[in-house]
The prediction has a mean pLDDT of 86.
This is a predicted structure of a 1380-nucleotide RNA (small-subunit ribosomal RNA) from an uncultured bacterium.
The RNAcentral record of the sequence draws on ENA, Greengenes and SILVA.
RNA sequence: AGUCGAACGGCCCCGACUCGUCGGGGCAGUGGCGAACGGGUGAGUAACACGUGAGCAACCUACCCCAGAGACUGGGAUAACUCGCCGAAAGGCGGGCUAAUACCGGAUAUCACCACUCUCUCGCAUGAGGGAAUGAUGAAAGCUCAGGCGCUUUGGGAAGGGCUCGCGGCUGAUUAGCUUGUUGGUGAGGUAACGGCUCACCAAGGCUGCAAUCAGUAGCCGGCCUGAGAGGGUGUACGGCCACACUGGGACUGAGACACGGCCCAGACUCCUACGGGAGGCAGCAGUGGGGAAUCUUGCGCAAUGGGGGCAACCCUGACGCAGCGACGCCGCGUGGAGGAUGAAGGCUUUCGGGUUGUAAACUCCUUUCAGGAGGGACGAAGCCCUAGGGUGACGGUACCUUCAGAAGAAGCCCCGGCUAACUACGUGCCAGCAGCCGCGGUAAUACGUAGGGGGCGAGCGUUGUCCGGAUUCAUUGGGCGUAAAGAGCACGCAGGCGGUUCACCAAGUCAGGUGUGAAAAUCUUGAGCUCAACUCAGGACCUGCACUUGAUACUGGUGGGCUAGAGUUAGGUAGAGGGAAGUGGAAUUCCCGGUGUAGCGGUGAAAUGCGCAGAUAUCGGGAGGAACACCAGUGGCGAAGGCGGCUUCCUGGGCCUUAACUGACGCUGAGGUGCGAAAGCUAGGGGAGCGAACAGGAUUAGAUACCCUGGUAGUCCUAGCUGUAAACGAUGGGCACUAGGUGUAGGAAGCUAUCGACGCUUUCUGUGCCGGAGCUAACGCAUUAAGUGCCCCGCCUGGGGAGUACGGCCGCAAGGCUAAAACUCAAAGGAAUUGACGGGGGCCCGCACAAGCGGUGGAGCAUGUGGCUUAAUUCGACGCAACGCGAAGAACCUUACCAGGGUUUGACAUGUAUUCGAAAUCCCGACGAAAGUCGGGCCCUCCGAAAGGACGGAUACACAGGUGGUGCAUGGUUGUCGUCAGCUCGUGUCGUGAGAUGUUGGGUUAAGUCCCGCAACGAGCGCAACCCUUGUCCCAUGUUGCCAGCAUUUAGUUGGGGACUCUUGGGAGACCGCCGAGGACAACUCGGAGGAAGGUGGGGAUGACGUCAAAUCAUCAUGCCCUUUAUAUCCUGGGCUGCACACGUGCUACAAUGGCUGGUACAAUAGGCUGCGAACCCGCGAGGGGGAGCGAAUCCUUUAAAACCAGUCUCAGUUCGGAUUGGAGUCUGCAAUUCGACUCCAUGAAGUCGGAAUCGCUAGUAAUCGCGGAUCAGCAUGCCGCGGUGAAUACGUUCCCGGGCCUUGUACACACCGCCCGUCACACCACCCGAGUCGUUUGCACCCGAAGUCGCCGGCCUAACCCGCAAGGGAAGGAGGCG
Repeated sequence: AGUCGAACGGCCCCGACUCGUCGGGGCAGUGGCGAACGGGUGAGUAACACGUGAGCAACCUACCCCAGAGACUGGGAUAACUCGCCGAAAGGCGGGCUAAUACCGGAUAUCACCACUCUCUCGCAUGAGGGAAUGAUGAAAGCUCAGGCGCUUUGGGAAGGGCUCGCGGCUGAUUAGCUUGUUGGUGAGGUAACGGCUCACCAAGGCUGCAAUCAGUAGCCGGCCUGAGAGGGUGUACGGCCACACUGGGACUGAGACACGGCCCAGACUCCUACGGGAGGCAGCAGUGGGGAAUCUUGCGCAAUGGGGGCAACCCUGACGCAGCGACGCCGCGUGGAGGAUGAAGGCUUUCGGGUUGUAAACUCCUUUCAGGAGGGACGAAGCCCUAGGGUGACGGUACCUUCAGAAGAAGCCCCGGCUAACUACGUGCCAGCAGCCGCGGUAAUACGUAGGGGGCGAGCGUUGUCCGGAUUCAUUGGGCGUAAAGAGCACGCAGGCGGUUCACCAAGUCAGGUGUGAAAAUCUUGAGCUCAACUCAGGACCUGCACUUGAUACUGGUGGGCUAGAGUUAGGUAGAGGGAAGUGGAAUUCCCGGUGUAGCGGUGAAAUGCGCAGAUAUCGGGAGGAACACCAGUGGCGAAGGCGGCUUCCUGGGCCUUAACUGACGCUGAGGUGCGAAAGCUAGGGGAGCGAACAGGAUUAGAUACCCUGGUAGUCCUAGCUGUAAACGAUGGGCACUAGGUGUAGGAAGCUAUCGACGCUUUCUGUGCCGGAGCUAACGCAUUAAGUGCCCCGCCUGGGGAGUACGGCCGCAAGGCUAAAACUCAAAGGAAUUGACGGGGGCCCGCACAAGCGGUGGAGCAUGUGGCUUAAUUCGACGCAACGCGAAGAACCUUACCAGGGUUUGACAUGUAUUCGAAAUCCCGACGAAAGUCGGGCCCUCCGAAAGGACGGAUACACAGGUGGUGCAUGGUUGUCGUCAGCUCGUGUCGUGAGAUGUUGGGUUAAGUCCCGCAACGAGCGCAACCCUUGUCCCAUGUUGCCAGCAUUUAGUUGGGGACUCUUGGGAGACCGCCGAGGACAACUCGGAGGAAGGUGGGGAUGACGUCAAAUCAUCAUGCCCUUUAUAUCCUGGGCUGCACACGUGCUACAAUGGCUGGUACAAUAGGCUGCGAACCCGCGAGGGGGAGCGAAUCCUUUAAAACCAGUCUCAGUUCGGAUUGGAGUCUGCAAUUCGACUCCAUGAAGUCGGAAUCGCUAGUAAUCGCGGAUCAGCAUGCCGCGGUGAAUACGUUCCCGGGCCUUGUACACACCGCCCGUCACACCACCCGAGUCGUUUGCACCCGAAGUCGCCGGCCUAACCCGCAAGGGAAGGAGGCG
């Protein structure tokens, strides 16, 4: 994918002339070659398709090359063309003419092939090759420019193809059996060729666990990606092979096809049509549509390389060479270089000083790649043709060279919590969002968003997907299985794997050398070419493989011959719940019969159901029946495991020991397979005493389908069969060998001692335990009975859940067993050990913890606090113990933070600046007003300085003030609590891989981790104790305001006087288990005693370890951040914090006689006092008033203490108890007692008669009881803090409640038991399975119809060449058509 006029005839056009030829060009046709190449794609294919290595003695090959031989002589047609006809078209039909390198006949035959005969050589075989003779058959084409190009036959070559074989490379066994042309033979056909390739007949074979068959998936390789490698993944581009060409089937032509751009048929689809019929196949290059996350120009050229045709020119060539598009990849280059600090402006930030962006910019000097303008301008080109000189470039006016101007035109993306290089601010507030993993975000986010800054890479940077790596996380290199996932329940044993010692041979494995092959490209390397590189070219290495060949023989293997150490046999002993069968024994339970006997028995934590006067239980005698075998009995024995237990007999398996003899590797393991295999369960038939699922009843309990009790059926037992599982466990497969010991126990043997025996001792073999070293182990632990060190074989594991489940298959009577997934889901599940915490675990110990006591609370009234309710407001905080008479040591105003109303705005308060006014501070008056405040007036004319100015005050403006506004979960400080509990830690050392341990545990002792002893610990710190204060005794000093014994004096320590005493204030002594005795380890210490004021810490206080509770407090104070700024600030008046159906906490007073009332009479201590305490005296019933001495206080005052004691009265009652409530009258404080003070007097006289469940305090000068003082405070305690008076009871003891300390144990807890966690249900969503069915796809078997086509047969119809024949016609041969 055409081309050839140098194969052929015809037609058309042009030119030349000598007009009949010649020359040139074109067109379709005949004929030849090509069209089977080149180009595309990967649907199918698990296959000799591919790779690699062999074979064909079983084959083909047009064109090309070499060689031999030849090309003689005839014939008949046909397209084109022309005439006619049909059809819409596509196209077709008929008549007539014609040529050839088209077709056909004859001749010749080097030769080819065939037949037959003879013969030589070779091969593993079938067989192959050669020679000789005879015979049969078979060839050819011409054209020409005269150079050449072709034609026929034969042999060889080159190159290409066909066929066969070994080996190699996917998944599934929930696919285990497959196969009838199937496997082979004989014969025939067919093919280029072997062959069941096809056919007839015969035989019954062939493949398969080393994976057949079936299903799923897939083009294969060189290579590519990754990896240290071994491997894993992959097969785009380039190269080799294969397959395919709309889907399926088929052949034709040809050297070659069952043919991408050929034919026929069927089908689907699209198009044309006159409806009769036709046409088509981009998985060629561009391009279009569709699909999709996504993939280009309907370009230039045959100039080069290559291909087809041709003698050639030349033609054709979306092969190819180039260009275009796409940062898709790789490579190279630029976006400027040097200088430049007031470190400019701006931005961001800030501790407000600054820092940073940052030499960055500006600015100065310089350079010009790339892009832009201008000029020049290739290599790639050699062939070839005509001629002797010319011509041939798509890319392309491109690369490249020269030159011009000017820093000129040229930077983005991701990231900044850790991994992982790089940090701040603002916004947001578990929202918006981020996220590879861990995880960020709930008001101070380096994690979200933005900005500034920084880090990384850079014409790129991130994201997503995929593959390898890391992953020794499928482990050959290179893992494991006691407890993390993992040893089959146990044994026997076929196949398989592995296997003692010695000799000889072989040489399969193995090792060494050589030969062939392992295409090229790629990779690596050495060079070379584009300015470098990417890229390209050349050489070398590599290609780890396969085949052949020559050698070696140690090891493995094979063959043959020996050996005895493995294994086995024989002999002699020996222990045993080893197995099977039969028999037999006693105890006990139950039942039956009889006797005795009477009211209960039985059972439990306690009971009841149950049994019993119809005689139980108990007890005695007799009998029946079933099951199991006390003591012996033992981490003793036997068995492969499951398992086996009275005694006797019979049958039978195995082990161990000793000794020699025999066999001569006979062995070990063991996928499948086979057998055994507790209990429960199943089938059939027996048996059934006790026990006892289910079931019933009684209890327990909120319930109790349980635990406990009374009954009780299957079952448990026997025979025959089934089931085939268990925490079938040593959670540890079997075998062999090696590697320290100690100590028990069971079976055997030998030796020693001894007079025999028994005992004892030593050695040894076998079994079974404990302890322990090396070694191993994550640790725990194992440790000659290995979990140590090695070898051999098998089984099993690969995150948790889903799930040992579903589906399928096999087994089973069933129950169920064996085999065994996935979807989905989670970021863990798990092991061992550590420290804590916890336990209705254990041991030891303590505490007003319980117990023993005393007095209360809970009931009443009132006080006070809280909750709740209410309110304009009832300000806020505190909430188990550890909030609630708490902050508050004192709300009428103030306080005050709350509410209402009225005012002020640089402010009630601080500092500063600027301007301005003024003598200032201060004082007085008036108006409005509730006050605050607003407005106005007066008095006065200041101080320092020469002045400016300053001090001071006012006004205005600005910085700022202010906030009891929020956050105690942003904080400091302070405080509560465990708890005055005895603990909490560190250094060094030691142990452990480590967390961590040791010390701090242990034996004693203490109030105490107090002390002693012991100890791989030795020391130390914070706590304990002591040191401090107070109180108890004594001494010394002191002696007023205190004291008064003695001496005077007096109403009175009043005065003189005294220092003795009390007391004051200083100082000191004293108490230490020091002394004695006893106990104890001779210790620490404990008990007793003496002395002493006090005795074992004398009493009390202060003192609070590491820490816990995100404990409390932003309203003491301080403070970050946020919020507010004519208000959330500030001032004022009034109200509220005091409100009242109710609930709770803490108190006071009571309920009375241990009392009330009246009268009388004693005794304190602490403490306070000048805006104070306030005496005497007077007044008032009283609160109080008047008064004002004294006292800044050991002097004066508060200040009479009360209970107690003495006397009287009341006499058990809602009272002479109790005092609430209410009425009236007062006092005091205060500006002011209405909301809302305290007190006094008179009157009134409530509840309440000792308090349910429950609950609190206290162990001695304590509880109880009595009064006194003080702080706060004008006034106002039943509260709080102190003081003294009177002054008990009880503690056996540690079982229990609560809290705590130490040791130990378990743990699935670690925000730590107020923990963790299981299941159902409700709602929503996801996935899978089942599901009445329904639709499709693939496939097996059987049957029916059947196109084109090939082959065979027929072929009466048709036909130029050859033969016969003058011809007609016949024959040969072929065809249409028919049948199979």